Annotation: Model confidence (mean pLDDT): 85 of 100. A computed fold for a 100-nucleotide RNA from Ruminococcaceae bacterium FB2012, annotated as SAM riboswitch aptamer (S box leader).
RNA sequence: ACCUUAUCAAGAGCGGCUGAGGAAACAGGUCCUGUGAAGCCCGGCAACCUGAAGCAAUUCAAGGUGCCAAAUCCUGCGGUAUUAUUCCGAAAGAUGAGGA
Numbered sequence: 001a002c003c004u005u006a007u008c009a010a011g012a013g014c015g016g017c018u019g020a021g022g023a024a025a026c027a028g029g030u031c032c033u034g035u036g037a038a039g040c041c042c043g044g045c046a047a048c049c050u051g052a053a054g055c056a057a058u059u060c061a062a063g064g065u066g067c068c069a070a071a072u073c074c075u076g077c078g079g080u081a082u083u084a085u086u087c088c089g090a091a092a093g094a095u096g097a098g099g100a
Base pairs, nucleotide, nucleotide: 002099003098004097005096006095007094008093013042015041016040017039021032022031023030026076027075028074029073043068044067045066048064049063050061051060052059053058072092077089078088079087
């Protein structure tokens, strides 16, 4: 990198180092950012795998991941229709688990 599958409107610092960008990619928007971006450390959240209890529903823990502005920030393709929306779906993406 590929295939299958589940989830993606909840949640998470008034800390330390550092110092200019960042919100996946392309395009268009809209935002965040020297009152400190990204990154690293610490801290935290969650509970997919995992472990414990239980017939089960479920509960507890937190070892492996993951995550910690805004819906996956919004739109991009299709459908419905009252023609404007946090309508429905797809695609793409992210993460977990399994597979090859």

The source organism's lineage runs through Bacteria, Bacillota, Clostridia, Eubacteriales and Oscillospiraceae.